[in-house]
RNA sequence: CAGGUAGGAUAAACAGUCGCGGCUGUAGAGCCCGAAAGGGGGCAGACGAGGAAAGUCCGGGCUUCACAGGGCAGGAUGCCGGAUAACGUCCGGUGGAGGUAACUCCAAGGAAAGUGCAACAGAAAUAAACCGCCGCUUUUGCGGUAAGGGUGGAAAGGCAGUGUAAGAGACUACCGCUUCCCUGGUAACAGGAAAGGCAUAUGUAAACCCCAUCUGAAGAAAGACCGAAUGAAAACGAUACGGCGGCCCGUCGUGUUUUAGGUAGGUUGAUGGACUCCUUCGGCGACGAUGGAGCUAGAUAGAUGACUGUUCAAGACAUAACCCGGCUUAUCGUCCUGCCUGUCAU
Repeated sequence: CAGGUAGGAUAAACAGUCGCGGCUGUAGAGCCCGAAAGGGGGCAGACGAGGAAAGUCCGGGCUUCACAGGGCAGGAUGCCGGAUAACGUCCGGUGGAGGUAACUCCAAGGAAAGUGCAACAGAAAUAAACCGCCGCUUUUGCGGUAAGGGUGGAAAGGCAGUGUAAGAGACUACCGCUUCCCUGGUAACAGGAAAGGCAUAUGUAAACCCCAUCUGAAGAAAGACCGAAUGAAAACGAUACGGCGGCCCGUCGUGUUUUAGGUAGGUUGAUGGACUCCUUCGGCGACGAUGGAGCUAGAUAGAUGACUGUUCAAGACAUAACCCGGCUUAUCGUCCUGCCUGUCAU
């Protein structure tokens, strides 16, 4: 310098004008409206979306309902150890796959519990003789044979030798496999030794299934509180008025008070939290501990926008709605750092 690989930062900047949202002050029922509840406004001030606010996929907080205990069904997960509030996430390892490498990827238990499926090709797909080889017979056929050819993703452990009529784990060495043992490691696993001729009998379990572990349901329109008006119920009063054709009693309504209910509406849930930033310490790391500083949207028809000027890299994806930890997906460009490979120079 070129190519690659892993990770991180930023998400146009500055100034001015107008506008929007809640908050504080002005302002202790205060300026206006209203009987009240409540609604509305002026001025000033600081503050006001994201790295994904998204998809709503996983986990948790919180809330209501259910719940003695256990089990079934359903769902999720599936190498080992750790982190964490928890996880299907993350970190560190093991094994496997890819790459020269840095590095990346893996849903990585069980296929002798059972069932299903496996196109085409091929003689045959879990069961074998098409060609070939050998023996017998010899027109032809029968028997042996899985070493060789051919088909296929896969053809009965591989390969070399012995052996044989030709062959064959039939036998032997090496490799592989299984069982058991030893050593190292917390473990996954790795290394080594011995024994067994190997029925260790194709693949597939994000096919059914089996095994192990986890798992109650619904979500903020959850839920809690206050609560008009109308209607309902009860009590009070026998005083006033009216109806029951005039009068008395009685009764009904109007009246006053209270209660239940919880509609309209309001308050809350709601943003101070597994929070943010920094120091030091422990740990390979995820992360934990300690100390200090900070307060950083909270609407309910829903606020962040518009215009002007300057600058250049010419501005992408996208807008909170209870909160938090992840995952996944979208994203214009710019910058920074570690590492790998190649080439050149010293």